This is a predicted structure of a 76-nucleotide RNA (transfer RNA) from a Candidatus Omnitrophota bacterium.
The prediction has a mean pLDDT of 80.
The organism belongs to Candidatus Omnitrophota, within Bacteria.
């Protein structure tokens, strides 16, 4: 330099042939216990990496950029 993949909750990830997003763990509160842990119940937490485009409508499609990962190639 070229190509491909990934970016979604604090962490690990799902989701989607377009109709305003979920799980597990973690956090908080409650029940239980002499107390802690465990168990159970509930709650909160995300303008889906950034800009632009298409569309009535974009996490999803197109495009540019940023970051990370992998492969290939050239020079030294």
């Nucleotide at each position: 330099g070229c190509u491909a993949g990934c970016a979604u909750a604090g962490c690990u990830c799902a989701g989607c042939a377009g109709g305003u997003a979920g799980a597990g763990c973690a956090a908080u509160g409650g029940u239980u216990u002499u107390g802690u842990a465990a168990a159970c119940c509930a709650u909160a937490g995300g303008u889906c990496g950034a800009g632009g485009g298409u569309u009535c409508g974009a996490u999803u499609c197109c495009u540019u950029c940023u970051g990370c990962u992998a492969g290939c190639u050239c020079c030294a």
Rfam family: tRNA. The family's RNA type in Rfam is transfer RNA.